[in-house]
RNA sequence: GCUGAUGUAGCUCAGUCGGUUAGAGCACGAAACUCAUAAUUUCGGGGUCGGUGGUUCAAGUCCACCCAUCAGCAC
Numbered sequence: 001g002c003u004g005a006u007g008u009a010g011c012u013c014a015g016u017c018g019g020u021u022a023g024a025g026c027a028c029g030a031a032a033c034u035c036a037u038a039a040u041u042u043c044g045g046g047g048u049c050g051g052u053g054g055u056u057c058a059a060g061u062c063c064a065c066c067c068a069u070c071a072g073c074a075c
Base pairs, nucleotide, nucleotide: 001073002072003071004070005069006068007067010026011025012024013023019057028044029043030042031041032040050066051065052064053063054062
């Protein structure tokens, strides 16, 4: 340099053919339970879906470019 994949909560991930309100587990905070801790149960906070544009009535999802990471190829 070329090609491909991935990017969604603090971490690991799901999200169907573009359409109903962006979710799960773990972690974190609070409460219940306990003499107390752990465990368990309940509740809660936390996201501009990597960035900028575009298509569309409507975009996490489609398109273009850019950024980051990984893999392959080439030199």
The RNA shown here (transfer RNA) has 75 nucleotides and comes from an Anaerolineae bacterium. It matches the Rfam family "tRNA". Gene Ontology term of the family: triplet codon-amino acid adaptor activity. The organism belongs to Anaerolineae, within Bacteria. The coordinates come from a structure-prediction model, not an experiment, and the mean pLDDT is 81.